Predicted 3D model of a 108-nucleotide RNA (SAM riboswitch aptamer (S box leader)) from Bacillus litorisediminis.
């Protein structure tokens, strides 16, 4: 950086450095000098891969671990954006795809 598949309503913060904007993009709506975002330690959270058990075997499924490779720890992915439905019908709210984007595993 491109493509397949899975998952995205739950969970989990503290010290340091250090300084202006951050939450991917736009609209909003929020963080944020009582120092965010970020980086770095430690700490925790989760279960994608590995690892164990289950299957004759090899898968699938379920189950366990958390010592390894990743991930994550404001706000559902913060909410919407496209297209369709619902409903008291210019509205305000719901729902089901979609698309974008995270983030893992495989492949190019």
């Nucleotide at each position: 950086u491109u493509c397949u598949u899975a998952u995205c309503a739950a969970g989990a913060g503290a010290g340091a450095c250090g300084u202006a904007g951050g939450g991917a993009c736009u609209g909003g709506c929020c963080c944020g000098a009582u120092g965010a975002u970020g980086u770095c330690u430690c700490a925790g959270c989760a279960a994608c891969c590995a690892c164990c058990c289950u299957a004759a075997g090899a898968u699938a499924u379920g189950g366990g671990c958390a010592a390894g490779g990743u991930g994550c720890u404001a706000a559902u992915u913060c909410c919407a954006g496209u297209a369709g439905g619902c409903u008291a019908a210019u509205g305000c709210g719901c729902c089901u795809a979609g698309a974008a984007g995270a983030u893992a595993a495989g492949a190019g």

It matches the Rfam family "SAM riboswitch aptamer (S box leader)". Its family is annotated with regulation of gene expression in the Gene Ontology. The organism belongs to Bacillus, within Bacteria.